Source information:
Predicted 3D model of a 381-nucleotide RNA (Bacterial RNase P class A) from an Actinomycetota bacterium. Its mean pLDDT, the model's own confidence on a scale to 100, is 77.
RNA sequence: UGGGCCGGCCAGACGGUCGCGUCAUCCUUCUUCGGAGGGGUGCCGAGGAACGUCCGGGCUCCACAGAGCAGGACGGUGGGUAACACCCACCCGGAGCAAUCCGCGAGAAAGUGCAACAGAGAGUAGACCGCCUCCAGUCCUCGGACUGGCGGUAAGGGUGAAACGGUGGUGUAAGAGACCACCAGGGGCCCGAGUGAUCGGGCUCGCUGGGUAAACCUCGUCCGGAGCAAGGUCAGACAGGGAACGCUCGAGGCUGCUCGCCGAGUUCCCGGGUAGACCGCUAGAGGGCUGCGGCAACGUAGUCCCGAGAGAGAUGGCCGUCACGGAUGCCGCGGCAACGCGUCGUCCGGACAGAACCCGGCGUAUCGGCCGGCCCGUUUG
Numbered sequence: 001u002g003g004g005c006c007g008g009c010c011a012g013a014c015g016g017u018c019g020c021g022u023c024a025u026c027c028u029u030c031u032u033c034g035g036a037g038g039g040g041u042g043c044c045g046a047g048g049a050a051c052g053u054c055c056g057g058g059c060u061c062c063a064c065a066g067a068g069c070a071g072g073a074c075g076g077u078g079g080g081u082a083a084c085a086c087c088c089a090c091c092c093g094g095a096g097c098a099a100u101c102c103g104c105g106a107g108a109a110a111g112u113g114c115a116a117c118a119g120a121g122a123g124u125a126g127a128c129c130g131c132c133u134c135c136a137g138u139c140c141u142c143g144g145a146c147u148g149g150c151g152g153u154a155a156g157g158g159u160g161a162a163a164c165g166g167u168g169g170u171g172u173a174a175g176a177g178a179c180c181a182c183c184a185g186g187g188g189c190c191c192g193a194g195u196g197a198u199c200g201g202g203c204u205c206g207c208u209g210g211g212u213a214a215a216c217c218u219c220g221u222c223c224g225g226a227g228c229a230a231g232g233u234c235a236g237a238c239a240g241g242g243a244a245c246g247c248u249c250g251a252g253g254c255u256g257c258u259c260g261c262c263g264a265g266u267u268c269c270c271g272g273g274u275a276g277a278c279c280g281c282u283a284g285a286g287g288g289c290u291g292c293g294g295c296a297a298c299g300u301a302g303u304c305c306c307g308a309g310a311g312a313g314a315u316g317g318c319c320g321u322c323a324c325g326g327a328u329g330c331c332g333c334g335g336c337a338a339c340g341c342g343u344c345g346u347c348c349g350g351a352c353a354g355a356a357c358c359c360g361g362c363g364u365a366u367c368g369g370c371c372g373g374c375c376c377g378u379u380u381g
Base pairs, nucleotide, nucleotide: 001377002376003375004374005373006372007371008370009369010368012322013321014320015319016318017317018316020045021044023042024041025040026039027038028037029036030035047352051363052362054361055360056359057358058357059227060226061225062224071223072222073221074220075219076090077089078088079087080086091105092103093102094101095100106218107217111216112215113212114211128157129156130153131152132151134149135148136147137146138145139144165183166182167181168180169179170178184208185207186205187204188203189202190201191200192199193198231279232278233277234276240270241269242268243267244266245265252262253261254260286305287304288303289302290301291300292299293298324349325348326347327346328345329344331342332341333340334339
């Protein structure tokens, strides 16, 4: 100095002015004396993703003896965690010269299914061309050549993403793990390293049985449902229900009268749903720093810090100065030039998006900028 990889952080600053929301406080108006309305002042008032609501938990209510079926999720190994589909370390496979990145990573030798086009044949394979034996016919220069047929053959050609290990030899009519040597893979037994996935090695068996499980399926592990509009407390009005009284009215009905019953009346209790107020509500599996344990994720001890919490609704606009980024102009410096750097000036630009019970993740969006570590080159010393 050119290119690349990984991790962390910021999300403009200050001032003025207008406005919004909670709370506190003051003034004022009304009042059924519980409060309600208006105004002033003061403090505070979104995020790295508050987003999507895709996973996992806390919390709340409902359900629940235990076990199983169905259904769903997950799937290398070891660890972390409240838990996870997340994170860390390692293993295996793949990409890259490398830093590093990617993997929806159990089982295809339990069974079933599926595979366009091409091709003779696509899964206990397959004779289209070719090769070979035999038979028949024709021709002949009598060595053979050609045509047809019964068979054999996976060595060669051709098709395909893929054709049932590879190379060489023996063998054979021609061939073939049919047999042999070496190589590749697999099974079984054993030894060594590792907690383990796995890795290294020895012996043996000719065993060579392709892909797909985000197709059914098999194996293992885990999983009750609904969600803060959860749920709880308070008191008022009304529909309705129950109990007591029989003093009062006899005003009504059963019956013309009396009693009795129903009913009216009074008092007390219960009271679904809806509207209202309050709680739940934000200090928590919380964050920073330091020490210790651990490769790390993380754990633990000490210390410091933490002022949105609603009505499903607020947290913004404008102006000025400075800083940042882009374009451009004068001047200066460097350079053959392209261009680069610096001072001053002009014009633009600042994203994605916004809490609503709370945490841990994942995924997605984002103008730009800063810091740290590492890899591969080039040049100079």
It matches the Rfam family "Bacterial RNase P class A". Rfam classes the family as a ribozyme. A source record names the gene rnpB. The sequence is in RNAcentral, with records from ENA.